[in-house]
Parts: sequence; C1' cells; structure tokens
RNA sequence: GGACCAUUAGCUCAGUCGGUUAGAGCGUACGCUUGAUAAGCGUAAGGUCGUUGAUUCAAGUUCAACAUGGUCCA
Repeated sequence: GGACCAUUAGCUCAGUCGGUUAGAGCGUACGCUUGAUAAGCGUAAGGUCGUUGAUUCAAGUUCAACAUGGUCCA
C1' cells in the first nucleotide's frame, strides 16, 4: 500500500425482505424472602445502534467517506 471482517446498554451478543414499541443473558440499584448472607422471585435505571453525509414516505438494516480493532496478501 491492497483485500476482507467487526463496531447495538457497564460486559457478551441477538435484531427476519427496510415498516409502526430497539431486545436478551450477565452485571448494577431497589424491594420480597432469611436471624443474617448466598440462592431464588419481582421491579427499575441504563442506548444519539462507532462518526459524518446520501437514498427513501420510512434506515440498527441500503450506499459512500472516515475512525478504531482484527485477519490475510505484498
């Protein structure tokens, strides 16, 4: 220098052919339970979907550039 892959909650990850509310597990806080913990059960908070543009009535999803990480080629 070139090719490809990944980027969604604190962490690990889903998300269908673009469609009406963006989710799960773990973790965190609070409550129930207990003599007290752990476990279990319930509730809640937490997201500009990496960034900026473009297309579209409508974008996590399509397109382009860029950023970060990874793999490979030279």
Description:
Transfer RNA from Bracteacoccus minor, 74 nucleotides, folded computationally. The sequence is in RNAcentral, with records from ENA. Its Rfam family is "tRNA". It is annotated as a transfer RNA. The coordinates come from a structure-prediction model, not an experiment, and the mean pLDDT is 82. The same sequence occurs in records of 2 taxa.